RNA sequence: CUCUGUCAAGGGCAAACCGCCGGCGACGGCGGGGCGCAAAGCCAAGGGGUCUCGAGCUGUAGGCGAGAUAGCCCGGCUGCCAGA
Numbered sequence: 001c002u003c004u005g006u007c008a009a010g011g012g013c014a015a016a017c018c019g020c021c022g023g024c025g026a027c028g029g030c031g032g033g034g035c036g037c038a039a040a041g042c043c044a045a046g047g048g049g050u051c052u053c054g055a056g057c058u059g060u061a062g063g064c065g066a067g068a069u070a071g072c073c074c075g076g077c078u079g080c081c082a083g084a
Base pairs, nucleotide, nucleotide: 002084003083004082005081012037013036017032018031019030020029021028022027035071041077042076043075046074047073048072049069050068051067052066053065056064057063058062
C1' cells in the first nucleotide's frame, strides 16, 4: 500500500417508537430507546433513485424552481483494530 472481516480487545454509531424543539412539508436537532451497521464517519455544488413543497413560473398531466434523504444505489475523501 492492497485485500478480507472468520477470531480477539477496546470500543463506536444508532432504525422503529416515545418526549421536547425547529420546519408548510419531506425531514432535522436534543434526550430516551436499540433494528441493525466494519465506514451507519464526511460529501446532496459528481450521477441516478425515492420523497416533499407554503410562496413563484407553467401547457395544471407533469415540468421548472426550491428542498429532503449519505441508514436507497453508484461515486469521491478520510479512518480504528485484527488477519493475509

c-di-GMP-I riboswitch aptamer from a Gemmatimonadota bacterium, 84 nucleotides, folded computationally. The coordinates come from a structure-prediction model, not an experiment, and the mean pLDDT is 82. The organism belongs to Gemmatimonadota, within Bacteria.